[in-house]
Context: one part of a larger RNA
RNA sequence: GGAUGAACGCUAGCGGCAGGCUUAAUACAUGCAAGGCGAGGGGGCAGCAAUGUCACCGUCGUACGGGUGCGUAACGCGUAUGCAACCUACCUUCAACUGGGGGAUAGCCCGGGGAAACCCGGAUUAAUACCGCAUAAUACAUUUGGGCCUCCUGGUUUGAUUUGUUAAAGAUUUAUUGGUUGAAGAUGGGCAUGCGUUCGAUUAGCUAGUUGGCAGGGUAACGGCCUACCAAGGCAACGAUCGAUAGGGGAGCUGAGAGGUUGAUCCCCCACACGGGCACUGAGAUACGGGCCCGACUCCUACGGGAGGCAGCAGUAGGGAAUAUUGGGCAAUGGAUGCAAGUCUGACCCAGCCAUGCCGCGUGCCGGAUGAAGGCCCUCAGGGUUGUAAACGGCUUUUAUUCGGGAAGAAGAGCAAGGGUGCGCCUUUGUGUGACGGUACCGAAUGAAUAAGCACCGGCUAACUCCGUGCCAGCAGCCGCGGUAAUACGGAGGGUGCGAGCGUUGUCC
Numbered sequence: 001g002g003a004u005g006a007a008c009g010c011u012a013g014c015g016g017c018a019g020g021c022u023u024a025a026u027a028c029a030u031g032c033a034a035g036g037c038g039a040g041g042g043g044g045c046a047g048c049a050a051u052g053u054c055a056c057c058g059u060c061g062u063a064c065g066g067g068u069g070c071g072u073a074a075c076g077c078g079u080a081u082g083c084a085a086c087c088u089a090c091c092u093u094c095a096a097c098u099g100g101g102g103g104a105u106a107g108c109c110c111g112g113g114g115a116a117a118c119c120c121g122g123a124u125u126a127a128u129a130c131c132g133c134a135u136a137a138u139a140c141a142u143u144u145g146g147g148c149c150u151c152c153u154g155g156u157u158u159g160a161u162u163u164g165u166u167a168a169a170g171a172u173u174u175a176u177u178g179g180u181u182g183a184a185g186a187u188g189g190g191c192a193u194g195c196g197u198u199c200g201a202u203u204a205g206c207u208a209g210u211u212g213g214c215a216g217g218g219u220a221a222c223g224g225c226c227u228a229c230c231a232a233g234g235c236a237a238c239g240a241u242c243g244a245u246a247g248g249g250g251a252g253c254u255g256a257g258a259g260g261u262u263g264a265u266c267c268c269c270c271a272c273a274c275g276g277g278c279a280c281u282g283a284g285a286u287a288c289g290g291g292c293c294c295g296a297c298u299c300c301u302a303c304g305g306g307a308g309g310c311a312g313c314a315g316u317a318g319g320g321a322a323u324a325u326u327g328g329g330c331a332a333u334g335g336a337u338g339c340a341a342g343u344c345u346g347a348c349c350c351a352g353c354c355a356u357g358c359c360g361c362g363u364g365c366c367g368g369a370u371g372a373a374g375g376c377c378c379u380c381a382g383g384g385u386u387g388u389a390a391a392c393g394g395c396u397u398u399u400a401u402u403c404g405g406g407a408a409g410a411a412g413a414g415c416a417a418g419g420g421u422g423c424g425c426c427u428u429u430g431u432g433u434g435a436c437g438g439u440a441c442c443g444a445a446u447g448a449a450u451a452a453g454c455a456c457c458g459g460c461u462a463a464c465u466c467c468g469u470g471c472c473a474g475c476a477g478c479c480g481c482g483g484u485a486a487u488a489c490g491g492a493g494g495g496u497g498c499g500a501g502c503g504u505u506g507u508c509c
Base pairs, nucleotide, nucleotide: 001509002508003507004506006505007504008503009502010501013361014360015359016358017357018356019354020353021319026317027316028315030314031313032312035060036059037058040057041056043054044053045052046051067272068271069270076197077196078195079194080193081192082191083190086189087188091185092184093183094182095181096180097179098178099133101131102130109122110121111120112119113118139165140164141163143160144159145158146157147156148155149154170177171176198244199243200242205235206234207233210232211231212230213229215227216226217225247269248268249267250266251262252261253260254259274295275294276293277292278291297308298307299306300305325351327350328349329348333347334345335344336343337342364395365394366393367392374386375385376384377383378382400446401445402444403443404442405441409436414431415430416429417428418427419426420425453498454497455496456495457494458479459478460477464493465492466491467490468489474481475480
């Protein structure tokens, strides 16, 4: 000098854009943050009905989105490869099918237990819920030829034959839409490998599922992933093991570069969800707002027993030098669901607070010398300086205040009418939707009107005198100032620098 998620002191007019618990992964009152579907089902309630609404069964979603950085020195991340060892709901394309039955159960009703949370019994009922049967392959398993290929186990293609196994669900306004199986794609993941990835040797040896084999189990899949048996291996001075620290990257800052340092905001990956463990469901979780167990803590209780998890958005207490509103809206973008209308969405879009940063604008402009008064200084009837500065005259109105007008962001979807059509749909016109917001912006009126500070002035380093003080009080980044003429302390006048900021402190280069 540059930089900063900054803090502190003094000061402060406005706008745009961004940023805002770096500390206690401390504890949390309250509200909201994940629901949708009646075009799967039978019911309850309201209603004359149409219809509306509600819980339950069912189904899709809740594995996304959002938060945090505890752990992790690791195939975690980055990069480059491989899978001849794998999975993939929803979406797209293609092919085939969708026959016929059964038994339950929630709800409702009746009864009972409990303070509550909730639970139990009986009767009865439906389904796109559940379970057989049929049919079935280029699916799966099994038997057996030929060709081609190379990556060891093998891959691929074409036949044949044999056998065996496995499926489905309907709804409707009759336009459709769903269901099952298979093949392929897309998307998303899983696994493996080369290389790279902090410090310490005052850590030198580490290792028994350990290293490998064989057989089996398990998995979507390879594998000591697991088990039995067999062998005795495997790693390490090119740093194993141990200890300390730490999420990684794209990137940010600095620097001519090499490098050093950082990992806030935004994007990608990973890990975690009160601490620890476990599985269930599912295409996908070992699941933040699901479940079970143990533990700590908090709360309710009729003492028998129960409830909870903000590292979601706000907010509270605490900690701290320090970090915001218990706001508005689904109008846009995106997501879930639904045929759709729509519903939900603290994602998101906006608004509020904070000079925290960056950028922009303003606090006037021109004229004006009797160089006024006052202040300060001096060699003191005088002169210098403040200083064209003020007064005074003229001008302008950014900004401010008041009044008036007033957006873009909106494309639609749906509905209505018309046209085309390959009957899937496409297209034209109209109607129609804005939280922000009566905001931005534009116009008019008024009037210089509403708006300047902070630090420094011994050298480094731009800027000097007077007074006070007298090694005192104090200053100070370094050198150093102060003991009676201090340009270095304090004040004043003047000056210098930056300017809605200016200084100080911390940290990095």
Molecule: small-subunit ribosomal RNA, 5' domain
Organism: Dyadobacter sp. CY345